Bacterial RNase P class A from an uncultured Spirochaetota bacterium, 347 nucleotides, folded computationally. It matches the Rfam family "Bacterial RNase P class A". It is annotated as a ribozyme. The sequence was found by an Rfam model in a public genome assembly.
[in-house]
């Protein structure tokens, strides 16, 4: 100097004038009060507010229960309110490396699939080739060499053989057993064995663990209002209808329900001072995620949906604007800083 890997925070600033939303606190005026009007302090979009993918808090389904089906997760240990998330490990794969990725239980419970090519992909098999016999046709042996294929029935070196083959031997691989280390996933070492069909479970499935549903348009309250309308069907304790995610059982509520037509309302308040698994700072413990203790703080609350305009200086900054609230993941994106790896060159 170049190319990479892992992380951290920031993410247009300041000032003036006018304008916008909230305004629980303060002040003024009116009022008996409730309240109304005005002014002020203070506050006013994000790391992703996005995707709506996970997990929860909270609310309702009257209160439960059992089974089936369904769904989710899938190596080990830990963290967390919880999670499919995070941290630390193990194994496998990729990378020279720093590092990255993993849907990572089971193929000896069963079923299924592997097109085409190829002789043959399970009732395993012999196309070329090699060896033996033969004049030839052909017959026998073979799976080491070649071909096809994603994958060919262990690999490789030697011996042996007519030529060959785990036929034999050493090493690797596979299966089983034993010992040691580790909480564990696993790791290390030793021995025995047959040398054999393999892969796919993000195929059905088996195993283990877990799981009610719906969602702030949840839900609660107030006001107003018409036509407390008409018809049909079912039913009234021998129970119509309804509730419990789907189904079954079971339990409970219940005297009125269900369907069709028609009419009225769609307004306001709360939920919403966002007060919390909260934020920030410090200390302690822990490899870390994180936990504990102390101190300080309260940070938008719209609903036809608030942040705008002008001026000056500076910068030149992308992706992009809350709608119940949090913990995550994923996607989009600008420059700055820190640590690490590799390559080239110089001293």
């Nucleotide at each position: 100097g170049g190319a990479g890997g892992g992380g951290a925070a920031c993410a247009c600033g300041c000032a003036g004038c006018c304008g916008c939303g909230c305004g629980g606190c303060c002040c003024c005026g009116c009022g008996a009060a409730a309240g109304c009007g005005g002014g002020g302090a203070g506050c006013g979009a994000g790391g992703a507010a996005a995707g709506u993918c996970c997990g929860a808090a909270c609310a309702c389904c009257a209160g439960a229960g059992g089974g089936c089906a369904g769904g989710a997760u899938g190596c080990c240990g830990g963290g967390u309110a919880a999670c499919a998330c995070c941290c630390g490990g193990g194994c496998g794969c990729c990378g020279c490396g720093a590092g990255g990725c993993g849907a990572c239980g089971g193929a000896a419970a069963g079923u299924g699939c592997a097109a085409c090519a190829g002789a043959a992909a399970a009732c395993a098999u012999a196309c070329c080739g090699c060896c033996c016999g033969g004049a030839a046709a052909c017959g026998g042996g073979u799976a080491a060499g070649g071909g096809u294929g994603a994958a060919a029935u262990g690999g490789c070196g030697g011996g042996g053989u007519a030529a060959g083959a785990g036929c034999c031997c050493a090493c690797c691989g596979c299966g089983c057993c034993c010992g040691c280390c580790g909480c564990g996933a696993g790791g290390c070492g030793g021995g025995c064995g047959g040398c054999a069909g393999u892969g796919c479970a993000a195929a059905c499935c088996c195993c283990a663990u877990c799981c009610g549903g719906u969602g702030c348009a949840a839900g609660a309250c107030c006001a107003a209002g018409u036509a407390a309308g008409c018809a049909a069907c079912c039913g009234a304790u021998c129970g119509a209808g309804g509730a419990c995610g789907g189904c079954c059982c079971g339990u409970c509520c219940a005297a009125g329900g269900u369907u069709g037509c028609g009419g009225g309302u769609a307004g306001g308040u709360c939920g919403c001072a966002a007060g919390g698994a909260g934020a920030c700072g410090c200390g302690c413990g822990g490899c870390a995620a994180c936990g504990c203790g102390c101190g300080u703080c309260c940070a938008a609350g719209a609903u036809g949906g608030a942040u705008g305009g002008c001026u000056g200086c500076a910068u030149a900054a992308a992706c992009a604007g809350g709608a119940u609230u949090c913990g995550g993941c994923u996607u989009a994106c600008g420059g700055u800083c820190c640590c690490c790896u590799c390559c080239c060159g110089g001293g």